[in-house]
Record summary:
Small-subunit ribosomal RNA, 5' domain from Halosydna brevisetosa, 535 nucleotides, folded computationally. The full RNA is in RNAcentral, with records from SILVA. Model confidence (mean pLDDT): 82 of 100. Rfam family: Bacterial small subunit ribosomal RNA. Gene Ontology terms of the family: ribosome and structural constituent of ribosome.
Context: one part of a larger RNA
RNA sequence: GAGCGAACGUUAGCGGCGGGCUUAACACAUGCAAGUCGAACGAGAAAGCCUCUUCGGAGGUGAGUAGAGUGGCGCACGGGUGAGUAACACGUAGGUAAUCUACCCUUCGGCGGGGGACAACAGUUGGAAACGACUGCUAAUACCGCAUAAGCCCACAGUAUCUAAGGAUACAGUGGGAAAAGGUGCCCUUAAAGCACCACCGAAGGAUGAGCCUGCGACCCAUCAGCUAGUUGGUAAGGUAAUGGCUUACCAAGGCAUAGACGGGUAGCGGGUCUGAGAGGAUGAUCCGCCACACUGGUACUGGAACACGGACCAGACUCCUACGGGAGGCAGCAGUGAGGAAUCUUGGGCAAUGGGCGAAAGCCUGACCCAGCCACGCCGCGUGAGUGAUGAAGGCCCUCGGGUCGUAAAGCUCUGUGGGGAGGGACGAAAGUGCACAGCAGGAAAUGGCUGUGUUUUGACGGUACCUCCUUAGCAAGCACCGGCUAACUCUGUGCCAGCAGCCGCGGUAAUACAGAGGGUGCGAACGUUGCUC
Numbered sequence: 001g002a003g004c005g006a007a008c009g010u011u012a013g014c015g016g017c018g019g020g021c022u023u024a025a026c027a028c029a030u031g032c033a034a035g036u037c038g039a040a041c042g043a044g045a046a047a048g049c050c051u052c053u054u055c056g057g058a059g060g061u062g063a064g065u066a067g068a069g070u071g072g073c074g075c076a077c078g079g080g081u082g083a084g085u086a087a088c089a090c091g092u093a094g095g096u097a098a099u100c101u102a103c104c105c106u107u108c109g110g111c112g113g114g115g116g117a118c119a120a121c122a123g124u125u126g127g128a129a130a131c132g133a134c135u136g137c138u139a140a141u142a143c144c145g146c147a148u149a150a151g152c153c154c155a156c157a158g159u160a161u162c163u164a165a166g167g168a169u170a171c172a173g174u175g176g177g178a179a180a181a182g183g184u185g186c187c188c189u190u191a192a193a194g195c196a197c198c199a200c201c202g203a204a205g206g207a208u209g210a211g212c213c214u215g216c217g218a219c220c221c222a223u224c225a226g227c228u229a230g231u232u233g234g235u236a237a238g239g240u241a242a243u244g245g246c247u248u249a250c251c252a253a254g255g256c257a258u259a260g261a262c263g264g265g266u267a268g269c270g271g272g273u274c275u276g277a278g279a280g281g282a283u284g285a286u287c288c289g290c291c292a293c294a295c296u297g298g299u300a301c302u303g304g305a306a307c308a309c310g311g312a313c314c315a316g317a318c319u320c321c322u323a324c325g326g327g328a329g330g331c332a333g334c335a336g337u338g339a340g341g342a343a344u345c346u347u348g349g350g351c352a353a354u355g356g357g358c359g360a361a362a363g364c365c366u367g368a369c370c371c372a373g374c375c376a377c378g379c380c381g382c383g384u385g386a387g388u389g390a391u392g393a394a395g396g397c398c399c400u401c402g403g404g405u406c407g408u409a410a411a412g413c414u415c416u417g418u419g420g421g422g423a424g425g426g427a428c429g430a431a432a433g434u435g436c437a438c439a440g441c442a443g444g445a446a447a448u449g450g451c452u453g454u455g456u457u458u459u460g461a462c463g464g465u466a467c468c469u470c471c472u473u474a475g476c477a478a479g480c481a482c483c484g485g486c487u488a489a490c491u492c493u494g495u496g497c498c499a500g501c502a503g504c505c506g507c508g509g510u511a512a513u514a515c516a517g518a519g520g521g522u523g524c525g526a527a528c529g530u531u532g533c534u535c
């Protein structure tokens, strides 16, 4: 000098864009943060209103609504944090002939015919509760056989090609094995069949995502020098989507290490960020990619994917409820509270946009996100007036008492209206989607339907905000640090090695430009200084 997620002191007008627990991965009250589908399925209220009434009630509507249940998809994304981790965790370059991939796209082939349950519900019953138990009824795109098998998988035995010599691919053969689910609409109707759309099953390819392996790279300590028995390798088996001591049995005795093994300390890694001419040094907030974690430790289940933040089980610590028998919980999601700390925000609005989940769609959900609030925390922009004005006014300060200086500064005169205040107008962000109408295209026997286009209809949290116009008055808006040298800026008074200053050198003991105050000046300016940290 530059920089900062800063803090502290004094001061403080406005706006834009960003940022905001660096400490206790400490504990958490309360609300919200993951649901959705009735076009998969069976069942199904109540209040209110209307009518009737023998005044007990009944019927209709509400409504096939609400709220539940079965089932499907999602909940593995999105969001948070940095504890652990010195490791194939990350970065980079590769490998996978050792692998998987729900939803999506393309292509091919299918979707036949049966069965038995379990919730919900009803009844009985246990418990303070959490939550159950028994009996009975029932549906499905839930579950289970059977049929079918182009292709797929397995076994056996071939041919060809390629090969990194391990094997891989293609083709044909024999035997064996494994699928499926319907719903809505159109037409015609007693129905069925048919057609369309969305589903469902098998196979191949793609896309996307993921797993595993390898070379290289990247902290400190040698006052850590030897480490290692599943250890190193092999055989066999198990396990996995898959290789592998991943696991087990047996066999061998290996494997690593001064080019730093092992141990200890520290630490998420990278793109980047800061500094620097660069080399380098320091760093890893915000944003993006990857990893790890979800009260602590362990375990599996479901699933395409988890060993799963707002799922399950077990153990532990803590908190809460309890009828003492037993139960409930997990903010490192968004707000918010306590604690810790020098220190870090609202228990806000909206799904209008972007994106995500579900749904045929309407739509629902979304503390992701978009906005608003608080804070000079940072960067940037603007304002606090402009022109003129010398009897150089008054006043302050200094003085050699002549004067000098604050100083064109003020007053006065002439203007302007950013910000502020008032009035009026008033956005962009909205593209869609849907419904309706019309037209066209492909395909169909035709109709719905599909695709494309046009017209119309609808949607804004921010927000009556930005912005624009008019009115108003110089009226409401300047401080902070410093002035001995380094280092821009000097005098007076007070004090008298006292009180004090200080980044270094050093000032102060009676004329202190160094302390304190004043006048003046210098620097920066809605900031200015101080402290801390980095280069």
Base pairs, nucleotide, nucleotide: 001535002534003533004532006531007530008529009528010527013382014381015380016379017378018377019375020374021340026338027337028336030335031334032333035073036072037071040070041069048061049060050059051058052057080293081292082291090217091216092215093214094213095212096211099210100209104206105205106204107203108202109201110200112146114144115143121136122135123134124133125132126131152177153176154175155174156173158171159170160169161168162167182198183197184196185195186194219265220264221263226256227255228254231253232252233251234250235249236248237247238246268290269289270288271287272283273282274281275280295316296315297314298313299312318329319328320327321326346372348371349370350369354368355366356365357364358363385415386414387413388412395406396405397404398403419476420472421471422470423469424468425467429462435456436455437454438453439452440451441450479524480523481522482521483520484505485504486503490519491518492517493516494515500507501506